[in-house]
RNA sequence: CAAUCUGGAGACACCCGCAUCCGCGGGGGCCGAAGGGGCAAGACGCAUCGCGACACUCUCAGGCAAAAGGACAGACUG
Numbered sequence: 001c002a003a004u005c006u007g008g009a010g011a012c013a014c015c016c017g018c019a020u021c022c023g024c025g026g027g028g029g030c031c032g033a034a035g036g037g038g039c040a041a042g043a044c045g046c047a048u049c050g051c052g053a054c055a056c057u058c059u060c061a062g063g064c065a066a067a068a069g070g071a072c073a074g075a076c077u078g
Base pairs, nucleotide, nucleotide: 001078002077004075005074006073007072012028014027015026016025017024018023029064030063031062035060036058037057038056042051044050045049
């Protein structure tokens, strides 16, 4: 670093239309733990400027019944 197994949160089963269902389109509201963006102190360089962490923050993406996904943790294998 990767595979496998296990655990794994949050937020409208919202409203309207179409549709036999799954679902599709529109409307606003919301969540943060895939991914992505942002930065403090600070050290370095003469300086502008660049570097600069998070589970913090932004919500682009993703998600808001179940399913799927899921940071992270444990076990195990290579």
Record summary: The RNA shown here (Glycine riboswitch aptamer) has 78 nucleotides and comes from a chicken gut metagenome. The prediction has a mean pLDDT of 79. The sequence is in RNAcentral, with records from MGnify.